Background
Predicted 3D model of a 72-nucleotide RNA (transfer RNA) from Chloropicon primus. It matches the Rfam family "tRNA". By type it is a transfer RNA. A source record names the gene tRNA-His-GTG-1-1. The organism belongs to Chloropicon, within Eukaryota.

RNA sequence: GUGCCCAUAGUAUAGUGGUUAGUAUUUCUCGUUGUGGCCGAGACGACCCGUGUUCGACUCACGGUGGGCACA
Numbered sequence: 001g002u003g004c005c006c007a008u009a010g011u012a013u014a015g016u017g018g019u020u021a022g023u024a025u026u027u028c029u030c031g032u033u034g035u036g037g038c039c040g041a042g043a044c045g046a047c048c049c050g051u052g053u054u055c056g057a058c059u060c061a062c063g064g065u066g067g068g069c070a071c072a
Stems, first nucleotide, its partner, number of pairs: 001071007010025004018055001027043005048064005
């Protein structure tokens, strides 16, 4: 340099255009316990950036940024 893939809570991930954006874990609160852990209940927390398409975009298109793989 060329081609391909990826980007969603702190972390790991699901989500084939109309859902309240889901799950696990972390953190916090409460319960349980002599204390802690385990366990149970609950709370907080996210769509990489810009433009476009559409009645409607995490989802589709284009550009950018970052990361990965292959070739050179």